[in-house]
Context: one part of a larger RNA
């Protein structure tokens, strides 16, 4: 100087407390451990692994296993020889592949040949998701959006170092003020950026319709309008600026005024010096090592989907604030041509057959909870939907291992969950539906967004956890 303390002081955080809803019990989905297996590819392992890499494992993917092939190789560059490239059909085979066969003769040319492509041969070499993340780059997690981390000159100290950065206040903040052997400065903080909340203004199509007409069974449907909504550009607006109280100041306080918004208005992006030899050689790149008729390459089938069990994360429930039936409303984001699909007909339905519109502010997709009416009457039920039997639909060469969906039947556990444990402070929790990426299809109950309805509680900082500053002890570095 640090680190540590079941030392002290001050302070902060959904850290506790106060509340609301869960997890832990059930069934299922999914990931992991374990076990099994020819293989169940590999990685991730307290917080910070476990719906994680995977924003899509039937084939492919695929790295694993079994079997069948190839050896200058699926891919790159160089050499030689031959042939344009390309293409039709047949046979064998699980296919890879092997054998035979048809058409075709192009482009440039100094007529030597050349360019692209294909085949054969020899060698340099290719190849490796093989090992080492404890050889590395790059990227990332974490403490933590915590308020810290340093430097120059000066001063002090033999020196390591100290001072500044400590102290008194204040702040979300090393934020600012005052003081001070310090005076300044840099990286962080804040601001600048995006979004949302108010208004002015500009512009009105595909959006809008107040006033004026026309028209319809009905609809901005039509003429027209530029007010309003909205869209998307420019600007304004918030600064403790004003008032009062406290204070030297910084600043704090107020049902204060005004205001759409008030003291950082809400949200996002943004992550200092470093810590964990943290993670990744399987995104990629790369040193070294290993492999070279195989640890490389191609193919078929299987596996990654196994199942006495254990754990994590979710979904659905156990019901009446509910289930079922009928009726009636109101979104936002985003997406769409090998696509989204109105409407009509068929089917109980998944869907099928036609077919309008739309490369979309123009067309397409029921919003659901909610509200109104009816029914059920506390029951393992008209709760709950697992499981199983049967019949189908769709995608796709192909749904046996191993897809989703529909209909009929079946109707399991489950009556609110032990010890323990998690999230959340406001348009939040809870609850309700919608969209998208990946994608032929989908095991999505996942992920990322979008809007609808919309709470309760915070006395307080004694205690638990994590962190910051000062100080003290130490046989630790």
């Nucleotide at each position: 100087u640090g680190a540590c303390g079941g030392g002290g002081g001050c302070c902060c955080g959904c850290a506790c407390a106060a509340g609301c809803g869960g997890u832990g019990g059930a069934g299922u989905a999914u990931g992991u451990g374990g076990u099994u297996u020819a293989a169940u590819u590999c990685g991730a392992u307290g917080c910070a692994a476990c719906g994680c890499g995977c924003a899509g494992a039937a084939c492919c993917u695929u790295a694993c296993c079994u079997g069948g092939c190839c050896u200058u190789g699926a891919c790159a560059u160089g050499c030689a020889c031959g042939g344009a490239a390309c293409u039709u059909g047949c046979c064998a085979g699980a296919g890879a592949u092997g054998g035979c066969u048809u058409g075709g003769u192009g482009c440039c040319u100094u007529c030597g040949g050349g360019a692209a492509c294909c085949g054969u041969g020899a060698c340099a070499c290719a190849g490796g998701u093989g090992c080492u993340g404890c050889a590395u780059g790059g990227c990332u997690g974490u403490c933590g959006u915590c308020a810290g981390c340093u430097c120059g000159u000066g001063u002090c100290g033999u020196g390591a170092g100290a001072u500044g950065u400590u102290g008194g206040g204040u702040u979300a903040a090393g934020u600012c003020c005052c003081g001070c052997a310090a005076c300044g400065a840099g990286c962080g903080c804040a601001a600048c950026c995006c979004u949302u909340g108010u208004c002015c203004u500009u512009a009105g199509u595909u959006g809008c319709c107040a006033g004026c007409a026309c028209g319809u069974g009905a609809u901005g449907g039509u003429g027209g309008g530029a007010a309003c909504u909205c869209u998307a550009g420019u600007g304004a607006a918030a600064c403790u600026g004003c008032c009062g109280u406290c204070g030297u100041a910084a600043g704090a306080c107020g049902u204060g005024a005004g205001g759409a918004a008030g003291g950082a208005g809400g949200g996002g992006a943004u992550g200092g010096u470093g810590u964990c030899a943290a993670g990744u050689c399987a995104u990629c790149a790369u040193g070294g090592c290993c492999u070279u008729u195989a640890u490389g390459c191609c193919c078929a089938g299987g596996g990654c989907u196994a199942c006495a069990c254990a754990c994590g994360u979710a979904c659905u429930a156990c019901a009446a604030u509910g289930g079922c039936c009928g009726g009636u409303a109101c979104a936002a984001u985003g997406a769409g041509c090998a696509g989204c699909c109105a409407c009509u007909g068929g089917g109980u339905g998944a869907c099928c057959a036609g077919g309008c519109g739309c490369g979309a502010a123009u067309c397409u997709a029921a919003a659901a909870a909610a509200c109104c009416g009816g029914u059920c009457a506390c029951a393992g039920u008209u709760c709950g939907g697992a499981u199983c039997g049967g019949a189908g639909u769709c995608u796709g060469c192909a749904a046996c291992u191993c897809g989703a969906c529909u209909c009929c039947g079946u109707g399991a556990a489950g009556c609110u969950g032990g010890a323990a444990u998690c999230g959340c402070u406001a348009g939040u929790a809870a609850u309700c539906g919608g969209a998208u990426a990946u994608c032929a299809g989908c095991c999505a109950u996942g992920a990322u967004c979008c809007g609808g309805u919309g709470a309760a509680u915070a006395c307080g900082u004694u205690c638990c956890c994590g962190g910051g500053c000062c100080u003290u002890g130490u046989a630790c570095a």
A computed fold for a 477-nucleotide part of an RNA from an uncultured bacterium, annotated as small-subunit ribosomal RNA, 3' major domain. The coordinates come from a structure-prediction model, not an experiment, and the mean pLDDT is 82. The full RNA is in RNAcentral, with records from ENA and SILVA.